Overview
Predicted 3D model of a 71-nucleotide RNA (transfer RNA) from a Candidatus Woesebacteria bacterium.
[in-house]
RNA sequence: GCGGGCAUAGUUGAAAGGCUCAACAACUCCCUUCCAAGGAGUAGAUCGGAGUUCGAUUCUCCGUGCCCGCU
Numbered sequence: 001g002c003g004g005g006c007a008u009a010g011u012u013g014a015a016a017g018g019c020u021c022a023a024c025a026a027c028u029c030c031c032u033u034c035c036a037a038g039g040a041g042u043a044g045a046u047c048g049g050a051g052u053u054c055g056a057u058u059c060u061c062c063g064u065g066c067c068c069g070c071u
Base pairs, nucleotide, nucleotide: 001070002069003068004067005066006065007064010024011023012022013021018054026042027041028040029039030038047063048062049061050060051059
């Protein structure tokens, strides 16, 4: 330099055009003499920009970062 893949919550994943879903973690409450475990609940996210569309995590383009391959 060229090609490909990936980017969603603190972490790991789901969602393949129509209210962004869960697990663990965090916080609150219950339970317990206390801790752990268990039960109930709360907050928290689509890498940035543009385009297509009534509507974009999803499709297209550019950029950024990471990973892989080729040279």

Its Rfam family is "tRNA". The sequence is in RNAcentral, with records from ENA.